The prediction has a mean pLDDT of 80.
The RNA shown here (transfer RNA) has 72 nucleotides and comes from a marine sediment metagenome.
Its Rfam family is "tRNA". Rfam's curators write: Transfer RNA (tRNA) molecules are approximately 80 nucleotides in length. Rfam classes the family as a transfer RNA.
The RNAcentral record of the sequence draws on MGnify.
[in-house]
RNA sequence: GCCCCCAUAGCUCAAUGGAUAGAGCAGGGCCCUCCUAAGGCCAAGAUUUAGGUUCGACUCCUAGUGGGGGCA
Numbered sequence: 001g002c003c004c005c006c007a008u009a010g011c012u013c014a015a016u017g018g019a020u021a022g023a024g025c026a027g028g029g030c031c032c033u034c035c036u037a038a039g040g041c042c043a044a045g046a047u048u049u050a051g052g053u054u055c056g057a058c059u060c061c062u063a064g065u066g067g068g069g070g071c072a
Base pairs, nucleotide, nucleotide: 001071002070003069004068005067006066007065010025011024012023013022018055028042029041030040031039048064049063050062051061052060
C1' cells in the first nucleotide's frame, strides 16, 4: 500500500428497514435483616463520526476514525 472483519450502557451480549433500542453483571436508591451476605422492587445509563438512500436507518450505500486479521 491493497483486501476482509468488527465498533450498541462502565463490562459482556441482543435487536426482519417500522415498539419507548432489550437483557445479564457492575454502580445508585428503597424493602427485607440485629448487622452483612443472599433475595425482592425502582430509577438512571448506549447505537464510533460525517454525509446519502428511504415515508421510516442500529440495520442499506459512501467516506473518515479506532481495533483485529490476511497478502505484499